[in-house]
Context: one part of a larger RNA
RNA sequence: CUCCUAAAGGAACUCGGCAAAAUAGCGGCUGUAACUUCGGAAUAAAGCCUUCCGCCUUCGAGGCGGACGCAGCUAAAGAUCCUCUGGCGACUGUUUAUCAAAAACACAAAUCCCUGCUAAACUGGAAACAGGAUGUAUAGGGGUUGAGGCCUGACCAGUGCCGGUUAGUCAAGCUUGGAUGUCCACUGCUUUAUUGCGGUGGGCUUACUGAGUGAAGCGCCGGUAAACGUCGGCGGUAACUAUAACCGUCCAAAGGUAGCGUAGUCCCUUGCCAGGUAAGUUCUGGCCCGCAUGAAUGGCUUCACGACUGGAGGACUGUCUCUAGGAGCAGCUCG
Numbered sequence: 001c002u003c004c005u006a007a008a009g010g011a012a013c014u015c016g017g018c019a020a021a022a023u024a025g026c027g028g029c030u031g032u033a034a035c036u037u038c039g040g041a042a043u044a045a046a047g048c049c050u051u052c053c054g055c056c057u058u059c060g061a062g063g064c065g066g067a068c069g070c071a072g073c074u075a076a077a078g079a080u081c082c083u084c085u086g087g088c089g090a091c092u093g094u095u096u097a098u099c100a101a102a103a104a105c106a107c108a109a110a111u112c113c114c115u116g117c118u119a120a121a122c123u124g125g126a127a128a129c130a131g132g133a134u135g136u137a138u139a140g141g142g143g144u145u146g147a148g149g150c151c152u153g154a155c156c157a158g159u160g161c162c163g164g165u166u167a168g169u170c171a172a173g174c175u176u177g178g179a180u181g182u183c184c185a186c187u188g189c190u191u192u193a194u195u196g197c198g199g200u201g202g203g204c205u206u207a208c209u210g211a212g213u214g215a216a217g218c219g220c221c222g223g224u225a226a227a228c229g230u231c232g233g234c235g236g237u238a239a240c241u242a243u244a245a246c247c248g249u250c251c252a253a254a255g256g257u258a259g260c261g262u263a264g265u266c267c268c269u270u271g272c273c274a275g276g277u278a279a280g281u282u283c284u285g286g287c288c289c290g291c292a293u294g295a296a297u298g299g300c301u302u303c304a305c306g307a308c309u310g311g312a313g314g315a316c317u318g319u320c321u322c323u324a325g326g327a328g329c330a331g332c333u334c335g
Base pairs, nucleotide, nucleotide: 001328002327003326004325005324006323008321009320012319017316027049028048029047030046035040037147051067052066053065054064055063056062068072081314082313083312084311085310086309087308088306089305093105094104109145110144111143112142113141114140115139122131123130124129148301149300150299151298153231154230155229158228159227160224161223162222163221164220165219168218169217173213174212175211176210177209178208179206181204182203183202184201185200186199187198188197189196232250233249234248235247236246259293260290271287272286273285274284275283
């Protein structure tokens, strides 16, 4: 290291019955609770049965022959210890190939948004084109929740989205002026000289400037929370005390409704009461001043299901009190 056995006790071990032991295996007969979505739960649980006769025998749970019955391990190599009670997730499934299989993901179902099709929305691709789909709103795409049951409260002030808008703001561009520079033609005054300064017209030019026009957006007006989200403070008051149905006041868009609650959420905290134990920081049932619960980031509940997770009991045991003996294998030391 891999196994076997053990007096008395029997989880006292330990984070935890981890490991081991025990149950004995989808045979037959009987029997089977709560709960339940009436399908289940359920092999619940629990109890009973495993034939008879003769001969041989190395006396073995062996061999041979015969009898009866629907049914005798004629049960054939497959295969759970059981029960009570919480949490989470409805379920079967999926996952971190190589430390995590779960309460995580998915799921049927619910709901919201987009999409009316010559070319949907959306996705891949500079594009052609392809998927969507040889489909057409009972279809397709996207988000959230996650069977079922009972339900899903208030708030549109902020942010987002949708709709509207006669007047606000507003870009490039376009139209039309001014200005700038330069070239050409004509021309006025002037000069020795088309030398200098101008005027008119035309062309081109500029990173200058005015006005007009100018979409979306923003602004403005509405809507929308199963959109992102948010859902108060202080003071006083009842004929014991305590508490406050009640009153006052401030703020706010509105002040948390039903339900649940020391929770997988509670710091204080081993909260308080009850149950279970001789003794219980865990557990279960109540209570509620919820540090910091709460309704599809869903709330509460729920049969069945789970290599999930918490608590309790029966059975069983070398897990332990407390170790001991034995078998085999390997390494090291010695020979």
RNAcentral holds the full RNA, with entries from ENA. Large-subunit ribosomal RNA, domain IV from a Minisyncoccota bacterium, 335 nucleotides, folded computationally. The coordinates come from a structure-prediction model, not an experiment, and the mean pLDDT is 80.